[in-house]
This is a predicted structure of a 1376-nucleotide RNA (small-subunit ribosomal RNA) from an uncultured bacterium. Model confidence (mean pLDDT): 84 of 100. Its Rfam family is "Bacterial small subunit ribosomal RNA". The RNAcentral record of the sequence draws on Greengenes.
RNA sequence: CCCUUAGAGUUUGAUCCUGGCUCAGGACGAACGCUGGCGGCACGCUUAACACAUGCAAGUCGAACGAGGUUACAAAGAGCUUGCUUUUGGUAACCUAGUGGCGGACGGGUGAGUAACACGUGAGGAACCUGCCUUACAGAGGGGGAUACCGUCUGGAAACGGACGUUAAUACCGCAUAAGAUGACGAAUCCGCAUGCUUUUGUCAUAAAAGAUUUAUCGCUGUAAGAUGGCCUCGCGUCUGAUUAGAUAGUUGGUGAGGUAACGGCCCACCAAGUCGACGAUCAGUAGCCGGACUGAGAGGUUGGACGGCCACAUUGGGACUGAGACACGGCCCAGACUCCUACGGGAGGCAGCAGUGGGGAAUAUUGCACGAUGGAGGAAACUCUGAUGCAGCGAUGCCGCGUGAGGGAAGAAGGUUUUAGGAUUGUAAACCUCUGUCUUUGGGGACGAUAAUGACGGUACCCAAGGAGGAAGCUCCGGCUAACUACGUGCCAGCAGCCGCGGUAAUACGUAGGGAGCGAGCGUUGUCCGGAAUUACUGGGUGUAAAGGGAGUGUAGGCGGGAUUGCAAGUCAGAAGUGAAAGCACGGGGCUCAACCCCGUGACUGCUUUUGAAACUGUCAAACUAGAGUCCAGGAGAGGUAAGCGGAAUUCCUAGUGUAGCGGUGAAAUGCGUAGAUAUUAGGAGGAACACCAGUGGCGAAGGCGGCUUACUGGACUGGUACUGACACUGAGGCACGAAAGCGUGGGGAGCAAACAGGAUUAGAUACCCUGGUAGUCCACGCCGUAAACGAUGAAUACUAGGUGUCGGGUAGCAAAGCUAUUCGGUGCCGAAGCAAACGCAUUAAGUAUUCCACCUGGGGAGUACGUUCGCAAGAAUGAAACUCAAAGGAAUUGACGGGGACCCGCACAAGCGGUGGAGCAUGUGGUUUAAUUCGAAGCAACGCGAAGAACCUUACCAGGUCUUGACAUCCCGACGACCGUUUCUUAACCGGAACUUCUCUUCGGAGCGUCGGUGACAGGUGGUGCAUGGUUGUCGUCAGCUCGUGUCGUGAGAUGUUGGGUUAAGUCCCGCAACGAGCGCAACCCUUAUGAUUAGUUGCUACGCAAGAGCACUCUGGUCAGACUGCCGUUGACAAAACGGAGGAAGGUGGGGAUGACGUCAAAUCAUCAUGCCCCUUACGCUUCGGGCCUCACACGUACUACAAUGGCGCAAACAAAGGGAAGCAAUACCGCGAGGUGGAGCAAAUCCCAUAAAAGGCGUCCCAGUUCGGACUGCAGGCUGCAACUCGCCUGCACGAAGUUGGAAUUGCUAGUAAUCGCGGAUCAGCAUGCCGCGGUGAAUACGUUCCCGGGCUUUGCACACACCGCCCGUCA
Repeated sequence: CCCUUAGAGUUUGAUCCUGGCUCAGGACGAACGCUGGCGGCACGCUUAACACAUGCAAGUCGAACGAGGUUACAAAGAGCUUGCUUUUGGUAACCUAGUGGCGGACGGGUGAGUAACACGUGAGGAACCUGCCUUACAGAGGGGGAUACCGUCUGGAAACGGACGUUAAUACCGCAUAAGAUGACGAAUCCGCAUGCUUUUGUCAUAAAAGAUUUAUCGCUGUAAGAUGGCCUCGCGUCUGAUUAGAUAGUUGGUGAGGUAACGGCCCACCAAGUCGACGAUCAGUAGCCGGACUGAGAGGUUGGACGGCCACAUUGGGACUGAGACACGGCCCAGACUCCUACGGGAGGCAGCAGUGGGGAAUAUUGCACGAUGGAGGAAACUCUGAUGCAGCGAUGCCGCGUGAGGGAAGAAGGUUUUAGGAUUGUAAACCUCUGUCUUUGGGGACGAUAAUGACGGUACCCAAGGAGGAAGCUCCGGCUAACUACGUGCCAGCAGCCGCGGUAAUACGUAGGGAGCGAGCGUUGUCCGGAAUUACUGGGUGUAAAGGGAGUGUAGGCGGGAUUGCAAGUCAGAAGUGAAAGCACGGGGCUCAACCCCGUGACUGCUUUUGAAACUGUCAAACUAGAGUCCAGGAGAGGUAAGCGGAAUUCCUAGUGUAGCGGUGAAAUGCGUAGAUAUUAGGAGGAACACCAGUGGCGAAGGCGGCUUACUGGACUGGUACUGACACUGAGGCACGAAAGCGUGGGGAGCAAACAGGAUUAGAUACCCUGGUAGUCCACGCCGUAAACGAUGAAUACUAGGUGUCGGGUAGCAAAGCUAUUCGGUGCCGAAGCAAACGCAUUAAGUAUUCCACCUGGGGAGUACGUUCGCAAGAAUGAAACUCAAAGGAAUUGACGGGGACCCGCACAAGCGGUGGAGCAUGUGGUUUAAUUCGAAGCAACGCGAAGAACCUUACCAGGUCUUGACAUCCCGACGACCGUUUCUUAACCGGAACUUCUCUUCGGAGCGUCGGUGACAGGUGGUGCAUGGUUGUCGUCAGCUCGUGUCGUGAGAUGUUGGGUUAAGUCCCGCAACGAGCGCAACCCUUAUGAUUAGUUGCUACGCAAGAGCACUCUGGUCAGACUGCCGUUGACAAAACGGAGGAAGGUGGGGAUGACGUCAAAUCAUCAUGCCCCUUACGCUUCGGGCCUCACACGUACUACAAUGGCGCAAACAAAGGGAAGCAAUACCGCGAGGUGGAGCAAAUCCCAUAAAAGGCGUCCCAGUUCGGACUGCAGGCUGCAACUCGCCUGCACGAAGUUGGAAUUGCUAGUAAUCGCGGAUCAGCAUGCCGCGGUGAAUACGUUCCCGGGCUUUGCACACACCGCCCGUCA
């Protein structure tokens, strides 16, 4: 300089952090599932180094040798069949059992063993060997004796032999020769650290040889050198475990001898007692090592299959022989196991060579062709051999390349899917038209690989021609991560799932389909490795609270170390040289059409070694320094330690006195003590333990810890100093000593206290808390134990980095001196800047900035457990796992909710009062029960006189029975009729059904409209389900004062601030303050009504006109429009505020009273039966209609009302005063009848006119006299009335008679703060009839509130929290 670094999901209501789990990428000798056209290049038993049938894988040389055989030729002989056979020697060619030579130590396979000089790398061998090959020099003379083959005899089943006889050699053995070699004894010389060694030289000793032939040559012997190959030694590197800490007797070394090619305890004899080890010996487990390969930004991590190098092994173990080379895969011997043959005597074998078989396994190929090429062995050569090798076969096992067509083509076909039914999509996709021919098919030609011959591959690659879109697409996925969506089925089932998770009736997550996304002859799954993971952190992490600082000291090894000088050069830096094999990798080229693949060149291979320099830094040597550290001297402080002695207060006990009935204890009690005299009190005594006040985030100590006083001994720190040493320092694995309480051992002691234990209480229980007792123990001496929330949850040391303010022990200076001020050293606290930190917080006493050393951590649980070991008398301590299981566990902070936490405030919340409910009877609703049915809903407050403002039929949804099936109701189509409606009548329980009568409109005369009936199918219909699919409506917290937003600011963030604080209010109402400033929905106001007045208008209202008529509008009243109330005024308080209190005026005074009005939200609150509505369900029925029944049952339980229990009353008589409403299928007056309910009749009134309609309580007079009554009225009987088709189930009312319970209500509980409670009547809706209910109206008209401790609900704030479905939470243990 260039290149290079990616994250995501998952803990929470949300947030930040810590931390694990999981995913996206790449790779593979892979396997499995589905699918599969072609070619090239590679690769293919990872498991049983398990066992192997069969064939092949190492032979060759006749130019080393004898012998034998075959063929041919010519010659000679014999037999004769005269052209055949045979014999002999010869020639030529060929073959080979044996002797002999070379090779079987290479090539090929496998990875069992091996933690080692095995491997890698770099050195060394002055301690070594090396056949064939190359070079150089010197030689090869002359002899000898055997032996295989063969022959004869013979053993044995076989394998295999034995004896005798005969023969050759490049087989074997002497002798001669010796340039050179080797050995012994010498001499001189160069070199080396040394053992030694180079060169020259003298004497003696020892050892050689082989021939063949085609006459070119090839062989043979000795020596030296080279090359190649091997052997040995050393430095460095090379897995895990210390729950393996000691190992070792040939062990370590020496001397001598042996052995080897060679060094060496390699082996042996003797001698000595060493050697290795915390820098990990020994032991155990695992493993062939490397070049490389995969991954990674790199550093690293993992791996060692194919190819290449090395090693080891060849059925298991051992051994040697031969040889240049082996302790030998296809050699030998022995032993073991196994297999085979056997005549049972004995033999044979070794696929981890190539094929192949069985077995094992998820899983891995042909018993192929060829020596044509490359290489190897032998040979002079021809040549032979070669499962090395080259090829082919099988396998999508991997990498690479190609194809399955291209262009046009909208009626956007059909079909499929979906739909809001219009459409959308599949989709230019197909059909159809025009082309092309890669691969494939057929035919023809036809290589390179071999420059003479020889081609397994192979009629292959390649080329040419022809033909036809014909033969060639699948797999996975579609909730998020992660690209890609709908429908149907299913209904916590079936199933999916890598993590989070999906599925309980509307599943983009299961299954199928359509569509889509991705890759593509492949695609997914599984397994393994790396990455992401900074999640073992060298690069590159941490330890106050998340996992993590040792309980604390001393100190060994080790690590690290102050300021200057000199030398050296180990580390360090630079240059050079050697090496770092090839292949691989990177780059640049080249060859197969491209690519994979192959070839060439360069680079890199970050390493090791040698050498030459540099000397800053580290190291080291030397001599010196004083700032670190230590020593010495002088001071003062201190609960520092150990031992001895002394002291007073208090508790308890003992003795004696006084004294009498209790004491003690608790929330309240009891056990206990006490008339045998306690407690209390006085005096005396005994004994043990602890030391009030002083006393203090004061002191001392390393920590644990240390507290009356005195004495003795003793440790450390601090301050000051002109002295001394001279880096002696820091840290510290192991080691050593210390170490609260409890506990243990021995011996003392024992007052108080007090585990265990006993008793009494409490409680559902109470093995506890409380009380009465009480033993170990607590105390002392000696010895163990060795742990604690041993905490500042913060290791030690050093240096640096703003301040402020206390306090303890010293020093210095100044001053106006019981002291103050300034400054300095050491300790101990608080606040706080920068900085750090996830935040909380820390902050010169760091958790800041740096350095050094030690200890410790790596998700939660299992577990500080098990096993092993060490320690301990024991209790136990220390060290310290795994299986299995979960997707979290955790830290800090935030917002809520919650608390039998705190502070403040409010409400008929309590309290103070008045009246009730709960007891009786009855009404009504509910539960339960019953039933054919007793239709359904509502369920704490917030269901229960609720839906229902009114169930005899209807209503009605329920039950039983009888009918109907395009339907009681809507739309469309077809046909018929002219009606339909209505009236009468028959039948029926009724609906249904039958009969009779009556009977359309318009018209252009074609028909049209309308209606009814019949028919067909689309459809109607459903008070059937789901309020947990919904809309709408409603309840509730609550008429509580809250709920939010914009901008800004603070915080990494969730969030905070605003909205908190001080006051005040009914109120987040208002004021002040404030990093907030504003705004919105709520509050308040605006609206209605009521209370006063003015003004205006007045009929049906009113009347000052004597009555009526008329007139008028002053008054009452009604309607409209205004006024009035705003803390506006005064005073006091308050902060000069808001406001509060008091007052004046006023009809009304501090929101005047009442109403309407209900924020964000909560309760999956209520309602599918008001209505609407998705989905599901029924369709001659879950629809429609009709009659009767039921919703009205009745042992019982609950809620809400009414009437009472009487004298503030009942009854009787006479007789006052309202408001608000209603009225036409209606309200109904006067009048008459009836005791009455009511009836007859009908004036008036669509209503300020008429009617309902007498208000009642109160008040007046009379009576009753406290009783189950002249109270109370239930129930029942009789007689009536009204409504209605109908009053039995099942209505209301009247009269007479009957006259029940009940004498003020247990526990408990409810309403109400003023025109209120209480009490008294009146009206209306619903309605044919039927309120004690509901909704309204007025009359009479109280009591009480000290106050906020408590109960309930609510608001604001603060605090805790392991809750967030939010305390009806979470969660622990036992049992099933």